[in-house]
RNA sequence: AUCUUAUCCAGAGAAGCCGAGGGACUGGCCCGUUGACGCUUCAGCAACCUCUGACAGUUUGUCAGAAAGGUGCUAACUCCAGCAAGAUUUUAUCUUGGGAGAUAAGAG
Numbered sequence: 001a002u003c004u005u006a007u008c009c010a011g012a013g014a015a016g017c018c019g020a021g022g023g024a025c026u027g028g029c030c031c032g033u034u035g036a037c038g039c040u041u042c043a044g045c046a047a048c049c050u051c052u053g054a055c056a057g058u059u060u061g062u063c064a065g066a067a068a069g070g071u072g073c074u075a076a077c078u079c080c081a082g083c084a085a086g087a088u089u090u091u092a093u094c095u096u097g098g099g100a101g102a103u104a105a106g107a108g
Stems, first nucleotide, its partner, number of pairs: 002107007013042005021031003025082004043074003048070002050066007078100001083097006
C1' cells in the first nucleotide's frame, strides 16, 4: 500500500513567517493580497488510545470521572451534491441506505 472495527448535525484561535492559491476528487458554492493554504510557537477543544472508580460479567462490556502521555481537531453538517431507493406541496426540497473521504485503534 491494503484489510477490519468505531465515529463523523457538538466543541475549540491568536501571534510570527511565507506569499497564491485553498476547501481530498468532479460539479456547485465558498475562503483568499483586509494575506487564505502551509510552517512555527503558544493557547484551546474533544475523549479514540490511556488512567481511576462503580456495576455486570468473565477477560470483555456499560456507566461516571480525569487529562499527565500517544494521536486528532480548532470556516462553512465530512461545506453541499455525486450511486440507489422512497416521500411530498413535483422537477424542487426532504428522508433512508450506500459509495468516496477523514480520524482513531488494531491487523499486516